[in-house]
Context: one part of a larger RNA
C1' cells in the first nucleotide's frame, strides 16, 4: 500500500412530523383619507437587544356587556415590585389619548428637521423662553370690496361646502412598442397586447330602436350555449373571422327640448285696437312685439303633439281672475287613489324579526395484560340529532377541547316587515272632424384625408374623426352592404336607467386522489430580513432533544474547550453542534496479500493461508423424547502468488481508446406535460339512428333540457337535378356515385394541429424607469502653482536728426518663454500579470503664469448626452450604459432527456426546394385488416437491346509505300509551253493501326413476357406509427485527376454502418464465419501444427546460402539449378608457368622533337615457329615494361549463346535493435511440387434450459404436452412487465411482544425487482382489485450541498532593523517598563474639512477577528465620555442652479416661465492667556475682555412751531481681475546676556568650559512707516419711476498746494502687584509633601510665501449679486435721542476619536486615491537634496 470485515469520525440524505404555504368552494365585505390615510421615524416596560402592543395618558386609561380565578404580551426563565370575589389578567362593542414625518397643508427643507404671523396663557421689572389653537393651494356658491375706464368687468377679502394622497385585480376612457409569425421581407401578424397616463364604482360600460328581419314577423341592455372555423376578409400567403336565426340567464321602463299658455323682468313701439264670455260699472305703469327667468304643457312613428270646433263621462268647500251675477280658468283645503326611498320620485324615525361582532348548554367506560405511559390486547358495558376534527406519555364515540343540537347581546353595524311619514295623482280623459303651430342645424349629407366595423379600398354600405362645402323640417328624414326604383321598416342631431356578466387586497367558514423543509409562497424560522448596488434594483441560507427539562448536582483532567465518572430518562449511541443519522471523504483494529515487478485496473483459472451461519450427511456424548454440543465432509465466505483473455463510460461521427466532446466523487433536484380540435386503433352503451350545450331542479346520487351537431345521396364550377348526375347535338361513350347501406357518444391509448408544448442555452429588438459621487463638456463661487534665469514694449538720460526715424546705456519687468520642486501627466524599459494593486511600483521623462491644477455646489443621457475627434467618456459596463418588464422573444444550431423483459428492424437514394448539416412526397421499416400463391431462385423457350470485344463499311484520326492532281524549287524558255526534283501533297491503292459523343459486325450477363415436376417463402392492397435525405472501405465497370491520394463521382456486389466469435503480431471495411442460454463434450472452416502458442522438429522429392524468405524499379553480374543450340579439343584445346615476340623503319607528313603508342595519311614488304607501320603503361624524344602473335611445358575437357527455377547488387533518416509478432530458424522452422494426420470459432453436432411462431393433441378464456423452426442488432414500430407517490374498495390487515426509515443477508424471480431473517430505529405501515400522476438519472462546461484532489505545497502585503534585561501569565520573538540600535522629519511630526459613526476612557475577557504568536488590540462584555452669546452651523444675505401662486404652451403625463422663494463654495456682530480630566475644552475653572438686545439710574439735550422713531422706498457703501517690483513690519531663527545646574579623579583650565532655560494674548490707550483726498459754506435744479435736507449736475463764495479729513500694520505703553517657568530632598511611588505663595525673564543679528495691502505701478482679455452698515425722505407720532453707570438676556444644532489613514473611497488592518493650513536646525538659490530637533515610527511571522 491493496482487497475485505468490523467499529467509529465528518456528513445531513432517507423516513415519519408540520407551525407554513398552494388551489377552491360558499358567505361577508367591496374602500381608507385635511376629523389628517396607506406607510413610517423616534420614542414607550423596574432592569429590554429584537418582534410585538400602544403614543408623553404610551405592553397603556374611560365605559358598557362577557367571563370567572387567577394575573403582569413572546423570544425568556429568574430577581425586583405589583394587581386580583369591591371581579383582575382575559374577549367583544363605544369613547378618550393619539410625539414627529408622510397628500402634509403656516413658511421652509438634504422626509421624521429648521423658522415664523395671529389669538389667548404660564413666567420676567423687560426682551429672551414654554403651552394651546389657528393661519397650505384649487374648484364651486354667496357675500363685500373694487383698477386701467363712467357703468362695468379684472383683481382682492371673507365666509360655506368639496377637491388633493393611499389601495391586488376587475372597468371605461387618451396614447401606443417590438422581439415573433409570414422557414427572408415591406402590406399583414404578434395586437389595439405589454407599457404609460387620465378617471370611476362595487361593479364599471351598454342600455329604451333613425334597431334587425324579409315580404314572415321581432321588439332596450348585458352575458352564456349554438349558429361555425361557417358566411367571408387576406402579399386570397401566413392568418383573422362575424352575423342573421335558434336555446338560455336576467327582466323595466322613464324624464326632456320645442309649439301653446301663465307670471316676473328689460327692450321696442306707441294710446284705445286692450282688460276671459254676456250685461252694467269701471279700469290706465293698458294693449302688441321681441328677449330673458320661473311654472303649466308635452315626449311620439299603426306618426305625435299644440290651437280651433263637437260629442261623451269626472266628489265638496273657500280664494284669486277690476267690481256685481252667470259661465269659464288657475290656486288651495278636505275627501278618495296609487306608490315608495336604484332610474321616473323624494328626506327621515320607532317597535319588532334576522343577522354579525363576546359567549352559553351539550350524551355514554370500567376492569385486566403488557408497558415508562395505554387510547393497544382480553373481559364486560353504555351514547348516537354526537362514529367531523384535534389533544391528552403508543391507535380515545363515552378522558379533555369539541362535535350534532339548543340558547345568548348593554353596545354597535347590516337586511327585513309594519306603522308612523313621505311623494305623486285627482286632472283631465276618451273619440271624431278641423288647422299646418311644433317635434334636437353648422345637424345630416357630399368631396378629400384618416380611423373603427370579422370586412386590408375593394363593387364597400353602415358609425367616427379631420378640412372644405352644406340641407330638408311630416307632401319631412334614417336604413335595408355601390347605385336606383318600388316595397317594408325606423324617426338622429337631448338625457336617465336596476338585474343578469367581471375581480378578490381583505373577513369569517370549509374542502382538496394539492407540497411536506433542495418540496410548498422568495419567506414554516427577528425576510423583503442579512447581503449586493450610487440608485433604480437584485435578494438569500436558515424546521425536528425528550411525554415531562427531569437541560446532567457532585467528583477527576484541563487555562479553557473538551473529556472520564456519578446522577436523570423507557432510551443520553435522545446531551442541547440533540429524532432518525445513508453516501462521498477521513481514520482506528482484525484476515489474507505486497519489497525483481509492468499497464482500462476487471474477468476467467487458482496453489496458499484465514475464517463459516443455516441447512444436508455422517460419527460422538446428553437426553424417554422432542431437540441440543462437539468433531469431520458436503457447502460456502474473504484473501490470493501465479496465470489466460482484455484499449474505461457517454455523445457525436463513415469511423473513437483514441490525442475529437462533457463528467473530481457523493447526496437530493432536474426534461415528452395539460387544455381545446381532428384522426385512427381499443374498449363500452345505443343503432338508422346516436347525443345533448349553456341552463334549470335536487344536501346528493341524479333527473331535465333537442337548441344545435354528426349520420341517412349523390353529381355538378354553378343554376339545378337527384338514385342518379356531369359532360355532350345525343335517349352515345365516358367521369363520379347507387345496387353491395353503419353510425354516434363516452372512456382509454397512437398521431397531428393551435397554444411556450420535451427541457436547459443566445447576441439581441421594443417600452417605462435609474444613473454625470466615475468620468466628459459646461455654469457659479473659492483656493494652489519653492526657487533660479531670459529681459518685449514703454520710460528716462546721452547721441544723432530740421524735425522724425535710428544708435547706445540705465530703468523697466512682457511671455500660451527658458531650467526646476509641490502640483497634473504617462515617455522608456524592468519588475508585477493565481499582483501589494481589477492598470501598480522603483528607474527614466512631458507641462509646470496658463487653451494651468484643484475643492465645493450646480447643469446636460441612451439612438440620447458630453467629446482640442481616440467611436473616447456617460459609476471596473459603451458600434448604443444600467435596470424592471413584453419574455417562457426566437434559435432549421449544440448540449441532455432517468426502469426491466420479449418480437421484427431500416436508411444515408429519388424528385423538390433562397435547397444543399432543414424540410415535402416516393423508396427502404414496423403494427393492424383484408386478398389467397400472386413473390424469389433454377431450367425450357420467346422477346427487344448495341456495351465488351471486334472491326474500318461510314465519320474522324493516323504511319509507311507506291501512284500522281495541285503547290513550291531548280533548269530550259520572248510568250505558250516544257524538263527535272532526296520539297510539301489531296484523292486513289497496297500494308499495318485509332475512336466515350464512329460502327459493316457484336457477345456474356442483365431485363420483359409465357410454362414449370423442382427448392424456398415471401408478395400485394388499404389504414396507424415510423425513422432515415452526412455513409464507408473493398472487389470489379466507368468518369474526374496525373491510367496520384485512406482523393472525387456514379454503376454492379460485399462487409462495416447496426455484427459479437476465429484469422491477418495488433487492425470499423480483407478472409471465415452470423452470438437465445448453460456444458472442463464432439466435427470442422480461414489459418496453422520447433518455442512463446493448441496442433507434425511428419512423409516423399527438389531448390535457396542470399536469413533470400522477413519491403521496392530501370539497369548490372563468370552466384547457382534445369532444357537447349554452338565453337575449339588427345593431330593435345582452356588457364597457368619458360621463351620468343624480329628487320626494311625513326613509314611519311607534321614537329623544337613525333622513333609502333600527340595528330594527319598511308598501313607495305622481308626474316620466321611466330612477331601488329602495333593492344596498353611510360619517355622531352629515345628507352624500358607488356599485349596480340608462336614454340615448349601441362593433359581432358575447354569456351560462345538462348529459354528457364531461386538467390545478388542496384538499397541513404532522424533516441537501440524496429522491412520475421519474438525466440530463434539453413536437405529449414524458407520456397516449390505432392500426401497423411492433427490443432483451430459464440459455426456445425451431441445433452440440458428459455422464449417467439406454426401445427397437432389434451384441458378449457389465460394452461399443459409433443414436434418443427425461428430468436446479433443502432435509428425506428410492436408487445407484456417490475417499481415510487397519492386515492377508493376489501382484508373485523400489521405494529411499542417494535411500524416506515437505515446497515447487513448464503433465499426467490430472464429482468426491472421481491421475501425471510438478525441489527439499528422509535411510530407509523403492508397485501390484493381498481383509479390518478410533479413516477424511476451518471452525464446536460446541468442546479443546490456536502466532501476530496492539488498540499502541509503558494503565500504571510514594501529590505526603516534590531538586541539585551526586568515584569506580568496556565503559556511572551510577538503585550508592558527600562537600556541600546535603526528609520521619517514639507513627514512616515501638528491642525483642520469631508467622509466615517463609538472606533474614545477605564474595567475585564481571549471562542471568533488579527495573515504567525497574543496575557495585546481598532476584536467581544459591561461602565463611563463630547458643557460655548464670541468656534463652526442655524438664522441674514444673495451666485449658478433649482422650485414657481397666477400666466403661456401641450393627447395625458407634463415643459417653461413672472412674482416670489430656495439655494455656499462667496458676504454678514463679537475671545484671548493660563489651568484642569482616565477621557470635553478659544465650552468647564481663573484672569481680563468684547457683541447685540432688555430695564433702570443720572447727565446734556429736543419736543404737537413736531423732539424722537423711520422704509419692503431713493442714495452711498458693500464691491471685487491678473502680473509685477519696491517699501515698512511682524512670525520664526540664531548669536549673545542673564538665570540654574554639571564639571578637573590623570598634564592642563574656575573658564572665551559643559547642560538647560532666557516666555506671555485678545482688549483698552496712543496714532508711527505707509497709502489716498481738495475741503468746507451758501444758492439753483426738467436727474435719481413718488418725495427727499440724501446722491447727482451746476452756479457762487472762502481756505490752501499744506493744513486738513480718511485709511492704516506695526512699535510702545497696558492688561501684568498675573500666569508660566529648572532643579534638589523626602515619603505611604502611575503619586504626593518640603526648599517655595520659586531664578532669570535682556540685548543684537537674520527675517517670510504672513500683515500694511490688490496700497502702488503696469497691462488687456476689463475682471458676481444681494444683505447687514449709513444716510435721505414718505410715513407715524408723544415723550424720547446721545452719553456714562448700574442690572439683566444671549435659545437650538455640532463639539468624543479617526481625518496622506489601519477608523475615509477601494470586497482585506490592501505599496493606490483623498481638498486646506503650520512645516524648525545645518549646508543650499529652494517646500530640490543629504542630515537631524520636536514629534511620531522599526511597516502583526
Nucleotide at each position: 500500500g491493496g482487497c475485505a470485515g468490523u467499529c467509529g469520525g465528518u456528513g445531513g440524505a432517507u423516513g415519519c412530523c408540520u407551525u407554513g404555504g398552494c388551489g377552491u368552494u360558499g358567505a361577508g365585505a367591496g374602500g381608507c383619507g385635511a376629523a389628517g390615510a396607506a406607510g413610517g421615524a423616534c420614542g414607550u416596560g423596574g432592569c429590554u437587544a429584537g418582534c410585538u402592543g400602544c403614543g408623553a395618558u404610551a405592553a397603556g386609561c374611560c365605559u358598557c356587556g362577557g367571563g370567572g380565578a387567577g394575573c403582569c404580551g413572546c423570544u425568556a426563565a429568574a430577581c425586583a415590585g405589583g394587581c386580583u370575589g369591591u371581579g383582575a389578567u382575559c374577549c367583544g362593542g363605544g369613547g378618550a389619548u393619539c410625539u414627529c414625518c408622510g397628500a402634509a397643508u403656516g413658511g421652509g427643507g438634504c422626509a421624521a428637521c429648521c423658522c415664523g404671523g395671529c389669538c389667548g396663557g404660564g413666567g420676567u421689572c423687560a426682551u429672551g423662553c414654554c403651552c394651546g389653537g389657528u393661519c397650505a393651494u384649487c374648484g364651486c356658491a354667496c357675500a363685500c370690496u373694487g383698477a386701467a375706464u363712467c357703468c362695468a368687468u379684472a383683481g382682492g377679502u371673507g365666509u360655506g361646502c368639496g377637491a388633493g394622497g393611499c389601495g391586488a385585480a376587475c372597468g371605461g376612457g387618451g396614447g401606443g412598442a417590438a422581439g415573433u409569425g409570414a422557414a427572408a421581407c415591406a402590406u399583414c401578424u404578434c395586437a389595439g397586447u405589454a407599457c404609460c397616463c387620465c378617471c370611476a364604482g362595487g361593479a364599471a360600460g351598454a342600455g329604451a330602436a333613425a334597431u334587425c328581419a324579409a315580404a314572415c314577423g321581432a321588439g332596450a341592455u348585458u352575458c352564456c350555449c349554438u349558429c361555425a372555423g361557417u358566411a367571408g376578409c387576406g402579399g386570397c400567403g401566413a392568418g383573422c373571422g362575424a352575423a342573421c336565426g335558434g336555446g338560455g340567464a336576467a327582466g323595466a321602463g322613464c324624464c326632456c327640448a320645442a309649439a301653446c299658455u301663465c307670471a316676473g323682468g328689460c327692450c321696442g313701439u306707441g294710446u284705445a285696437a286692450g282688460c276671459c264670455g254676456g250685461c252694467a260699472a269701471g279700469c290706465g305703469u293698458u294693449g302688441c312685439g321681441g328677449c330673458c327667468u320661473g311654472g303649466g304643457g308635452g315626449u311620439u312613428g299603426c306618426g305625435g303633439g299644440g290651437c280651433c270646433g263637437g260629442u261623451c263621462c269626472g266628489g265638496a268647500g273657500g280664494g284669486a281672475g277690476u267690481u256685481g251675477c252667470c259661465g269659464c280658468u288657475c290656486c288651495c283645503u278636505c275627501g278618495g287613489a296609487a306608490a315608495g326611498u336604484u332610474a321616473c320620485c323624494a328626506a327621515c324615525c320607532a317597535u319588532c324579526c334576522g343577522u354579525c361582532u363576546a359567549g352559553u348548554c351539550g350524551a355514554a367506560g370500567g376492569g385486566u395484560c403488557u408497558g415508562g405511559a395505554a387510547a393497544g390486547g382480553c373481559c364486560c358495558g353504555c351514547c348516537a340529532c354526537a362514529g367531523a376534527a384535534g389533544g391528552u406519555g403508543a391507535u380515545a364515540g363515552c378522558c379533555c377541547u369539541g362535535u350534532a343540537g339548543g340558547c345568548g347581546a348593554a353596545a354597535g353595524g347590516c337586511g327585513g316587515c309594519u306603522g308612523g311619514c313621505u311623494u305623486u295623482c285627482u286632472g283631465g280623459g276618451a273619440c271624431c272632424g278641423g288647422u299646418u303651430c311644433c317635434c334636437g342645424a353648422g345637424u345630416a349629407c357630399c368631396a378629400c384625408g384618416g380611423g373603427g366595423c370579422a370586412c386590408g379600398u375593394g363593387g364597400a354600405a353602415c358609425c367616427c374623426c379631420g378640412u372644405g362645402g352644406g340641407a330638408a323640417g311630416c307632401c319631412g328624414g334614417g336604413g335595408g352592404g355601390a347605385c336606383c326604383a318600388u316595397c317594408c321598416u325606423c324617426c338622429a342631431a337631448g338625457g336617465c336607467u336596476a338585474a343578469a356578466c367581471a375581480c378578490u387586497c381583505c373577513u369569517c367558514a370549509a374542502c382538496g386522489a394539492c407540497c411536506g423543509a433542495u418540496a410548498g409562497u422568495g419567506c414554516a424560522c427577528a425576510a423583503g430580513u442579512a447581503c449586493c448596488g450610487u440608485g433604480a434594483g437584485g435578494g438569500a441560507a436558515a424546521g425536528g432533544u425528550g411525554a415531562a427539562a427531569a437541560g446532567a448536582a457532585c467528583c477527576g483532567c484541563g487555562g479553557g474547550a473538551g473529556c472520564g465518572g456519578a446522577g436523570u430518562g423507557a432510551a443520553a449511541g435522545a446531551g442541547a453542534a440533540c429524532c432518525u443519522g445513508a453516501a462521498a471523504c477521513c481514520g482506528g483494529c482484525u484476515g489474507c496479500c505486497u519489497a525483481c515487478a509492468a499497464g482500462c485496473g476487471g474477468u476467467g483459472g487458482g496453489a496458499g493461508g484465514a475464517c463459516g451461519a443455516u441447512g444436508u450427511g455422517a460419527g460422538u456424548c446428553c437426553g424417554c423424547a422432542a431437540g441440543g454440543g462437539c468433531u469431520c465432509a458436503c457447502c460456502g465466505u474473504c484473501u490470493g502468488a501465479c496465470u489466460g483473455c482484455g484499449u474505461g463510460c457517454c455523445u457525436u461521427u463513415u469511423g473513437c481508446a483514441u490525442a475529437a466532446u462533457g463528467a473530481g466523487u457523493c447526496a437530493g433536484c432536474g426534461a415528452c406535460u395539460u387544455a381545446c380540435u381532428c384522426u385512427c386503433g381499443g374498449u363500452g352503451g345505443c343503432g338508422a339512428g346516436g347525443u345533448u350545450a349553456a341552463g334549470c331542479c335536487g344536501u346528493g346520487a341524479g333527473g331535465c333540457g333537442g337548441a344545435g351537431c354528426c349520420g341517412g345521396a349523390g353529381c355538378g364550377a354553378a343554376a339545378g337535378c337527384g338514385a342518379g348526375u356531369c359532360u355532350g347535338a345525343a335517349c352515345a361513350g365516358g367521369g363520379c356515385g347507387u345496387a353491395g347501406u353503419a353510425g354516434u357518444c363516452g372512456c382509454c391509448g397512437g398521431g397531428a394541429g393551435u397554444a411556450g408544448a420535451c427541457c436547459c442555452g443566445a447576441a439581441g429588438c421594443c417600452g417605462g424607469g435609474u444613473g454625470a459621487u466615475c468620468u466628459a463638456u459646461c455654469c457659479a463661487u473659492g483656493g494652489c502653482c519653492a526657487g533660479g534665469g531670459u529681459g518685449a514694449a514703454g520710460u528716462u538720460g546721452g547721441g544723432c536728426u530740421a524735425a522724425c526715424a535710428c544708435c547706445c546705456a540705465a530703468u523697466g519687468g512682457a511671455g500660451g518663454c527658458c531650467c526646476g520642486a509641490a502640483c497634473c501627466g504617462g515617455u522608456u524599459a524592468a519588475c508585477g500579470u493565481u499582483g501589494a494593486a481589477a492598470a501598480g511600483u522603483g528607474u527614466u521623462c512631458g507641462g509646470a503664469u496658463g487653451a494651468g491644477c484643484u475643492g465645493u455646489g450646480g447643469a446636460u443621457a441612451g439612438g440620447a448626452g458630453u467629446g482640442a475627434a481616440a467611436g473616447g467618456c456617460u459609476a471596473a459596463u459603451c458600434a448604443a450604459a444600467c435596470u424592471c418588464g413584453g419574455u417562457g422573444a426566437u434559435a432549421g444550431c449544440u448540449g441532455g432527456u432517468u426502469c426491466u423483459c420479449c418480437c421484427c428492424g431500416a436508411a444515408a437514394u429519388a424528385u423538390a426546394u433562397u435547397g444543399a448539416g432543414g424540410u415535402a412526397u416516393a423508396g427502404c421499416c414496423u403494427c393492424g385488416u383484408g386478398c389467397g400463391a400472386u413473390g424469389a431462385g433454377c431450367c425450357a423457350c420467346g422477346g427487344a437491346g448495341g456495351u465488351a470485344g471486334a472491326g474500318c463499311a461510314c465519320u474522324g484520326g493516323a504511319u509507311g509505300g507506291a501512284c500522281u492532281a495541285g503547290g513550291g524549287g531548280u533548269c530550259c524558255c520572248a510568250c505558250a509551253g516544257g524538263a527535272u526534283u532526296a520539297c510539301c501533297a489531296a484523292a486513289c491503292c497496297c500494308a499495318a493501326c485509332c475512336a466515350a459523343a464512329c460502327u459493316c459486325c457484336g457477345a456474356a450477363u442483365g431485363c420483359c413476357g409465357u410454362g414449370g415436376u423442382c427448392u424456398u417463402u415471401a408478395g400485394c392492397a388499404c389504414g396507424g406509427g415510423a425513422g432515415u435525405c452526412a455513409g464507408u472501405c473493398u472487389a470489379c465497370g466507368g468518369g474526374u485527376g496525373a491510367u496520384a491520394a485512406g482523393a472525387u463521382c456514379c454503376g454492379u456486389g460485399g462487409u462495416c454502418g447496426a455484427g459479437a466469435g476465429g484469422g491477418a503480431a495488433a487492425c470499423a471495411a480483407c478472409c471465415c464465419a452470423g452470438a437465445c442460454c448453460g456444458c472442463c463434450a464432439g466435427c470442422u472452416a480461414a489459418g496453422g501444427u520447433c518455442c512463446c502458442c493448441a496442433a507434425a522438429u511428419c512423409c516423399a522429392g527438389g531448390c535457396u546460402a542470399a536469413g533470400u524468405g522477413g519491403g521496392a524499379a530501370a539497369g548490372g553480374a563468370u552466384g547457382u539449378g534445369g532444357a537447349c543450340c554452338u565453337g575449339c579439343c588427345c593431330a593435345g584445346a582452356c588457364a597457368g608457368c619458360c621463351a620468343g615476340g624480329a628487320g626494311g623503319u625513326u613509314g611519311g607528313c607534321u614537329u623544337a622533337g613525333a622513333a609502333g603508342c600527340a595528330g594527319c595519311c598511308a598501313u607495305c614488304c622481308u626474316u620466321u615457329a611466330a612477331a601488329a607501320a602495333g593492344u596498353g603503361c611510360g619517355u622531352a624524344a629515345u628507352a624500358g615494361c607488356u599485349u596480340a602473335c608462336u614454340g615448349g611445358u601441362c593433359g581432358a575437357g575447354u569456351g560462345g549463346g538462348u529459354c528457364u527455377g531461386c538467390g545478388c547488387c542496384g538499397a541513404a533518416a532522424a533516441u537501440u535493435c524496429a522491412a520475421c509478432g519474438g525466440g530463434g530458424c539453413u536437405c529449414a522452422a524458407g520456397c516449390c511440387u505432392g500426401g497423411u494426420a492433427c490443432c483451430g470459432a459464440a459455426g456445425c453436432u451431441g445433452c440440458g434450459g428459455g422464449u417467439u411462431c406454426a401445427a397437432g393433441g389434451g384441458a378449457a378464456u389465460g394452461c399443459c404436452c409433443u414436434u418443427g423452426a425461428g430468436c446479433g442488432g443502432u435509428a425506428g414500430g410492436g408487445g407484456a412487465g417490475c417499481g415510487u407517490u397519492g386515492u377508493c374498495g376489501u382484508c373485523a390487515c400489521c405494529g411499542u411482544c417494535g411500524a416506515a426509515g437505515g446497515c447487513g443477508u448464503a433465499c426467490c424471480g430472464c429482468g426491472a425487482g421481491g421475501a425471510g431473517c438478525g441489527c439499528u430505529g422509535g411510530a407509523g405501515g403492508a397485501g390484493c382489485g381498481a383509479c390518478a400522476a410533479g413516477u424511476g438519472c451518471u452525464g446536460a462546461u446541468g442546479c443546490u450541498g456536502a466532501c476530496a484532489u492539488g498540499a502541509g505545497u503558494a503565500g504571510c502585503g514594501a529590505u526603516a532593523a534590531a538586541a539585551g534585561g526586568g515584569g506580568u501569565g496556565a503559556g511572551a520573538a510577538u503585550c508592558c517598563c527600562c537600556u541600546u540600535c535603526g528609520c521619517c522629519g514639507a513627514a512616515a511630526g501638528c491642525c483642520u474639512a469631508a467622509g466615517g459613526u463609538u472606533u474614545c476612557c477605564u474595567g475585564g475577557g481571549u471562542a471568533a477577528a488579527g495573515u504567525u504568536c497574543g496575557u495585546c488590540u481598532u476584536c467581544c462584555c459591561a461602565g463611563g465620555g463630547u458643557u460655548a452669546g464670541u468656534c463652526g452651523a442655524u438664522c441674514c444675505c444673495u451666485a449658478a442652479g433649482c422650485c414657481g401662486a397666477g400666466g403661456c404652451c401641450g393627447a395625458c403625463a407634463g415643459g417653461c416661465g413672472u412674482a416670489g422663494g430656495u439655494g455656499a463654495u462667496g458676504g454678514a456682530a463679537a475671545g484671548c492667556a493660563g489651568g484642569u480630566u482616565g477621557a470635553u475644552a478659544u465650552u468647564c475653572c481663573u484672569g481680563c475682555a468684547c457683541c447685540a438686545c432688555c430695564u433702570g439710574a443720572u447727565g446734556c439735550g429736543c419736543a404737537g412751531u413736531g423732539a424722537c422713531c423711520g422704509a419692503u422706498g431713493g442714495g452711498g457703501g458693500g464691491a471685487c481681475g491678473c502680473a509685477g517690483g519696491a517699501g515698512g513690519g511682524u512670525a520664526g531663527g540664531c548669536c549673545a546676556u542673564c538665570c540654574g545646574g554639571g564639571u578637573g579623579a590623570u598634564g592642563g583650565a574656575c573658564g572665551u568650559c559643559c547642560c538647560g532655560g532666557u516666555u506671555c494674548a485678545a482688549g483698552c490707550c496712543c496714532g508711527u512707516a505707509g497709502g489716498g483726498g481738495g475741503g468746507c459754506g451758501c444758492c439753483a435744479c426738467a436727474g435719481g419711476c413718488a418725495a427727499a435736507u440724501c446722491c447727482g449736475u451746476g452756479g457762487c463764495a472762502c481756505c490752501a498746494u499744506a493744513a486738513c479729513c480718511c485709511c492704516g500694520a506695526g512699535a510702545g505703553g497696558u492688561g501684568a502687584u498675573g500666569a508660566g517657568g529648572a532643579g534638589g530632598g523626602g515619603c505611604u511611588u502611575g503619586g504626593c509633601c518640603c526648599c517655595a505663595c520659586a531664578a532669570a525673564c535682556u540685548g543684537g543679528c537674520u527675517g517670510a510665501u504672513c500683515c500694511c495691502a490688490c496700497g502702488c505701478u503696469g497691462c488687456c482679455a476689463a475682471g458676481a449679486a444681494a444683505a447687514g452698515c449709513c444716510u435721505c425722505u414718505a410715513g407715524g407720532u408723544a415723550g424720547u435721542u446721545c452719553a456714562u453707570c448700574a442690572g439683566g438676556u444671549g435659545a437650538u444644532c455640532g463639539u468624543a476619536c479617526u481625518g496622506c489613514a489601519a477608523a475615509c473611497c477601494g470586497a482585506c488592518a490592501c505599496a493606490g486615491g483623498u481638498a486646506g493650513g503650520c512645516g524648525g536646525g545645518g549646508a543650499g538659490a529652494g517646500a530640490a537634496u543629504c542630515c537631524u530637533a520636536a514629534g511620531g515610527c522599526g511597516c502583526g511571522c